Predicted 3D model of a 113-nucleotide RNA (SAM riboswitch aptamer (S box leader)) from a soil metagenome. Of the family's consensus pairs, 91% are formed in the model. The prediction has a mean pLDDT of 80.
């Protein structure tokens, strides 16, 4: 760099012992020990295989995952509030982020090339 997926699914021990959740901001997990390392389980089906004309099934060898939708905003568009103009069903300008209101998007993960 090009593509596809990203609302589902899957934890139990042991070692260690202060920070992790990408980044900012936020909201969460954490000394009832988290994040990370190994073991050992599982979850899925992107590559593989096997069957099939195909849809597809079916294994599970390579990968991956196993707190919150990729935890949620972030940008744009819808949308909403307040003003003000204007006569319509419209126009300016302001302002409005965060476990869930909606589309897209940019970042990121992840597999194939």
């Nucleotide at each position: 760099c090009u593509u596809a997926u990203c609302c589902a699914g899957a934890g139990a021990g042991g070692c260690u012992g202060a920070g992790g959740g990408a980044a900012c901001g936020g909201c969460c997990c954490g000394a009832u020990g988290a994040c990370g390392c190994c073991u050992c389980g599982g979850c899925a089906a992107c590559c593989u295989g096997a069957c099939g004309c195909a849809a597809g099934u079916c294994a599970a060898g390579g990968u991956g995952c196993c707190a919150a939708c990729u935890c949620c905003g972030a940008c744009a568009g819808a949308g909403a509030a307040u003003a003000g103009c204007a006569a319509c069903u419209g126009c300016u300008a302001u302002u409005c982020a965060a476990u869930c209101a909606c589309u897209g998007g940019a970042a990121g993960a992840u597999g194939a090339g």